Transfer RNA from a Minisyncoccota bacterium, 72 nucleotides, folded computationally.
Its Rfam family is "tRNA". The family's RNA type in Rfam is transfer RNA.
Taxonomically the source falls in Minisyncoccota (Bacteria, Bacillati).
The RNAcentral record of the sequence draws on ENA and MGnify.
The prediction has a mean pLDDT of 81.
């Protein structure tokens, strides 16, 4: 140089056109305990950038940026 996957909280993943974008770990808070790293509970945080399509886009199309793989 071409072609294929992927890119979503701090990490690990789900969400394949319509509901306030969800989870477990991690983090902070409060309980609770002599203490607390154990348990309860409650919170905070994210769609990789621009455009395009559509009544609606995390999703579909394009172009960049990145990460992995083939292929020559």
């Nucleotide at each position: 140089g071409c072609c294929c996957u992927c890119g979503u909280a701090g990490u690990u993943c789900a969400g394949u056109g319509g509901a306030u974008a969800g989870a477990a770990c991690a983090c902070g808070g409060a309980c609770c305990u002599c203490c607390g790293g154990a348990g309860u509970c409650c919170g905070g945080a994210a769609c990789a950038g621009a455009g395009g399509u559509u009544c609606g886009a995390c999703u579909c199309c394009u172009c960049u940026c990145g990460a992995g793989g083939g292929c020559g």